[in-house]
RNA sequence: UCAGUAGGUCGGUCUAUCGCUUUUUAAAGAGGAAAGUCCGGGCAAUAAAGAGCACCAUGCUUCCUAACGGGAAGACCGCCGCGAGGUGGUAGUAACAUAACAGAAAACAACCGCCUGAAAAGGUAAGGGUGAAAAGGUGGGGUAAGAGCCUACCAGGUCUCUGGUGACAGACGACGCUGUAUGUCUGAUGGAUUGUAAGACCAUGUAUAUUCCGAUUGCGCAAGCAUCGUGGCUGCUCGCUGCGUCGAAAGGUCGGAAGGGGUAGGUCGCUAGAGGCCGCAGGUGACUGCGGUCCAAGAUAAAUGAUAGACACUUCGGCUUGCCGAAGUACAGAACUCGGCUUAUAGACUUGCUGGUGUU
Numbered sequence: 001u002c003a004g005u006a007g008g009u010c011g012g013u014c015u016a017u018c019g020c021u022u023u024u025u026a027a028a029g030a031g032g033a034a035a036g037u038c039c040g041g042g043c044a045a046u047a048a049a050g051a052g053c054a055c056c057a058u059g060c061u062u063c064c065u066a067a068c069g070g071g072a073a074g075a076c077c078g079c080c081g082c083g084a085g086g087u088g089g090u091a092g093u094a095a096c097a098u099a100a101c102a103g104a105a106a107a108c109a110a111c112c113g114c115c116u117g118a119a120a121a122g123g124u125a126a127g128g129g130u131g132a133a134a135a136g137g138u139g140g141g142g143u144a145a146g147a148g149c150c151u152a153c154c155a156g157g158u159c160u161c162u163g164g165u166g167a168c169a170g171a172c173g174a175c176g177c178u179g180u181a182u183g184u185c186u187g188a189u190g191g192a193u194u195g196u197a198a199g200a201c202c203a204u205g206u207a208u209a210u211u212c213c214g215a216u217u218g219c220g221c222a223a224g225c226a227u228c229g230u231g232g233c234u235g236c237u238c239g240c241u242g243c244g245u246c247g248a249a250a251g252g253u254c255g256g257a258a259g260g261g262g263u264a265g266g267u268c269g270c271u272a273g274a275g276g277c278c279g280c281a282g283g284u285g286a287c288u289g290c291g292g293u294c295c296a297a298g299a300u301a302a303a304u305g306a307u308a309g310a311c312a313c314u315u316c317g318g319c320u321u322g323c324c325g326a327a328g329u330a331c332a333g334a335a336c337u338c339g340g341c342u343u344a345u346a347g348a349c350u351u352g353c354u355g356g357u358g359u360u
Base pairs, nucleotide, nucleotide: 001356002355003354004353005352006351007350008349009348010347012311013310014309015308016307017306018305020029021028022027031331035342036341038340039339040338041337042336043195044194045193046192050238051237052236053235055191056190057189058188060074061073062072063071064070075090076089077088078087079086080085091186092185095184096183097182098181099180111128112127113124114123115122116121136154137153138152139151140150141149155178156177157175158174159173160171161170162169163168199268200267201266202265210258211257212256213255214254215253216252217226218225219224228244229243230242231241232240246251275294276293277292278291279290280289281288282287312329313328314327315326316325317324318323
């Protein structure tokens, strides 16, 4: 100096005039993603408990966090890259099932072949063939012929030792233990639903008119117990529990369905928090602890803006190298709130590392 790679910060500032909202009258007013609605919470309602099964989600190790399918630091395997790096995956295997077609056979093997035998038949898994894959590989011994049957070396696996919190790594030795993939299955952790248009309160006003379905049994003086109809926190079961099980009858009660009527106005929820900023200490880091300081929109059809000037940044031109002129400044807009993830983003600054080239 060129190219690349992994991060971080900013992404406008000030003044004046006019306008809008909140309002303690002194001040403030849309973000890093406010977006997507994909995860996890806070908070709210469903009267009060629960257990089991089903179903769903996650899955390497350790740590962080209120929690997470998130984050930090690591381990192993695969792929891309000269490299710095990027990207995908990783709970278990005792059991069961499948692997089309081809092939004799897809894990209890035997077609051709080889050996024994007069034949029938028996033995074999070294050689051949099919296939993505054929029962660890190569050399030697042995055998009727062969085979980890034995042996030497090697691959994988298990055990032992060393290091590490651990996933794992390394080293010699022992063991004759040896097919791959996918699914079922097993196990651990977690999971109620609906969501601020959730909900709470106040005011106003009307009709629950009408129709239909189910229960309306037994014991008892009664209370009550059982039974039946149903509601309560998923989908089911058990459990717990609320209401009704009444009246001589008309009818009524409880639960449900259809159909209809009234209101749709106001206040709260609504912004002081797992909060922001600064400093110190600890930690590789995510982050944690201590101290100080601050209160930074709460609208409700929806405000947070417009104009002018200057500054800042970028690009281009001129040229007196320091000025002038012109143009431009991305993605984008709070609606209860917080922690993440994902997506969009003109550009500017900065830190570490990698590769190339040149000079000293």
This is a predicted structure of a 360-nucleotide RNA (Bacterial RNase P class A) from a Bacteroidales bacterium. Its Rfam family is "Bacterial RNase P class A". Its Rfam clan is "RNaseP clan". The model forms 94% of the base pairs in the Rfam consensus. The RNAcentral record of the sequence draws on ENA.